[in-house]
RNA sequence: UGACCAUCCCGAGCGGCUGAGAGAUCUGGCUCUGUGACGCCGCAGCAACCCUGGCCCCUGCCUCGCGCAGGGACAUUAGGGUGCUACUGCCAGGACCGAUGGAGG
Numbered sequence: 001u002g003a004c005c006a007u008c009c010c011g012a013g014c015g016g017c018u019g020a021g022a023g024a025u026c027u028g029g030c031u032c033u034g035u036g037a038c039g040c041c042g043c044a045g046c047a048a049c050c051c052u053g054g055c056c057c058c059u060g061c062c063u064c065g066c067g068c069a070g071g072g073a074c075a076u077u078a079g080g081g082u083g084c085u086a087c088u089g090c091c092a093g094g095a096c097c098g099a100u101g102g103a104g105g
Stems, first nucleotide, its partner, number of pairs: 001105001004102005013043005021032003026093004044085003048082007056072006089097001
C1' cells in the first nucleotide's frame, strides 16, 4: 500500500502540556467545547481480534507423583501484540465511504 475475511450493540478515566475548534471526508442537521474540547505525554481502565501458558478432558509412558510426552476443548484465569476509553461510525444522504483486528501478498 491495493484486495480478502470479521466487527463497528455494549464496555472503559484522571493528571500534565497546548490554546480553538472538534465529532474521517462533502452536504443538511444535531451535540461537545476557555467550567479548556480536539491533539500529544504519563499512569489507570475497557475488552474487539490475535499469540502463549495454567486449570480442564483424552491417550501413552513410568520412578505411580496430579510426574513426563502428545492431542483436544475454549467456559474461566494469568501474561503479551495491536486497538479503544462523549453522543448507534452522533443522525440522514452520497461515495472506488471510514476505522479496528487477522492472515497472507
Model confidence (mean pLDDT): 82 of 100. The RNA shown here (SAM riboswitch aptamer (S box leader)) has 105 nucleotides and comes from Micrococcaceae bacterium UBA4005. It matches the Rfam family "SAM riboswitch aptamer (S box leader)". Rfam's curators write: The SAM riboswitch is found upstream of a number of genes which code for proteins involved in methionine or cysteine biosynthesis in Gram-positive bacteria. It was read from a public genome assembly, where an Rfam model found it.